[in-house]
């Protein structure tokens, strides 16, 4: 590196060094010379693995190996469903039908598309444990 399984809306910051980018990718939106990102030291969070206990329950404890300490994996990306019963907006484009109208057109109904929203799933990614 590859594969399998589990988890990903909780939680946890200070100092020193460095000096311009960083948040994986694209778009958005953020963070950043009031010094981000990164590195080092200390501190902390959590409890996957290990270990211990047990009344045995995917329980409790511990904190050794990892991990983590801006924003839900920061949001979206691909697919499906919903919209009279979450939110916003008061409404775009196209087609059909109907009514009114002298043609332009207006209104109503139905269908489709696009945009935005909600839910579900996938993909991608991250972390752990295992396999090879």
């Nucleotide at each position: 590196a590859a594969c399998u399984c589990a988890u990903c809306c909780a939680g946890a910051c200070c100092a020193g060094c460095c000096g311009a980018g960083g948040g994986a990718c694209g778009g958005g939106c953020c963070c950043g010379a009031c010094g981000a990102c990164g590195c080092u030291g200390g501190g902390g969070c959590a409890a996957c693995c290990a270990c211990g206990c047990c009344a045995a329950g995917a329980g409790c404890g511990c904190a050794g190996g990892u991990g983590c300490c801006a924003a839900c994996u920061c949001c979206c990306g691909c697919g499906g469903c919903c919209a009279g019963u979450c939110c916003g907006g008061u409404g775009g484009c196209c087609g059909g039908c109907g009514u009114c109208g002298u043609g332009c057109g207006a209104c109503g109904c139905c269908g489709g598309c696009a945009c935005g929203g909600g839910c579900c799933g996938a993909a991608a990614g991250a972390u752990g444990a295992g396999u090879c």
Molecule: SAM riboswitch aptamer (S box leader)
Organism: Planctomycetota bacterium